[in-house]
Parts: sequence; C1' cells; structure tokens
RNA sequence: AUUCUCAGGGCGGGGUGUAAGUCCCCACCGGCGGUAAACCAUACACCACGGCUAUCAAUGGCCGGUAUGGAAGCCCGCGAGCGCUUGCGGCUUUCACAGCGUAAGGACAGCAGAUCCGGUGUAAUUCCGGGGCCGACGGUUAUAGUCCGGAUGGGAGAGAGU
Repeated sequence: AUUCUCAGGGCGGGGUGUAAGUCCCCACCGGCGGUAAACCAUACACCACGGCUAUCAAUGGCCGGUAUGGAAGCCCGCGAGCGCUUGCGGCUUUCACAGCGUAAGGACAGCAGAUCCGGUGUAAUUCCGGGGCCGACGGUUAUAGUCCGGAUGGGAGAGAGU
C1' cells in the first nucleotide's frame, strides 16, 4: 500500500392505571484507543540477601526480581446518532426565507453525558471497601440507557493474509 474478517450489552419481580418492558419501588447493562512500579494471569529466574510460612530437624513453599498480556461507563481523547454551518435539489404562480430531501464540514465540542469519600502506597478520580451519578434521534393507547425503527447501515478501531 492493498484484500478479507470482526467490531454493543441490558426490564426479571412488584405497584398504579382503560392503557406502561416508557411512570413509581427493587433490578439489569457499560463501544474504541490512551493512561497504570500498586490489582490479576502466564512464563522465566530465585546464587546471595530480606520478609512470611510448613517441619522436631534435614530440607522445602510463597513473596520481593524480569518479561509479556489483561485491567477506568463517569481521567484524556475518539466513534456513531442528534444538533449546528455550508452547498445542491425539488416544492411554492414567480423570487427569497422557513420547512423537506440530499451531500460535505471538527481551522462547529454543543448536557456530545456522568465521581466522591475512606483505605493501602513514593505514586491510584484506574486497586480494595462504601456511597453517588450518566446514557443520541424518531416511534409508542403513557414520559424508554434496556421495546420497535433508520440499521443486512455507519464506525472509533482490532485481527489475519499478500
């Protein structure tokens, strides 16, 4: 450089009601990359030294080492969708605006979201414990992170081949 493959989980119980997987109580879920001496796994090493530990003892085991991999919904960034801006199209008697359709744009980051306390430690918003919070758009007998739809789509990226 190119080809192929992969690339999102979750409403179970109860209540109210004509009607709720949408409201209320309990429950359940967490895309991609980065960050990581601490947490986990595997491999190697373990002469000496230190700690813990089994044994009456001899003598062992584990940890401290090195490497690789994993590890955050709410720390940093990205994606999709919505919004916004611009172009084009068709519509309108005509022109333009709005709305509609379509394409492009992040030198538009926009509720495009949300984390605190305690513990350990040189070091943690990432580990351990506890509490809290967040979740596009359209649809719906009734308001949706969990149902249906755009979507057999798009895609951050991941893997394999040449």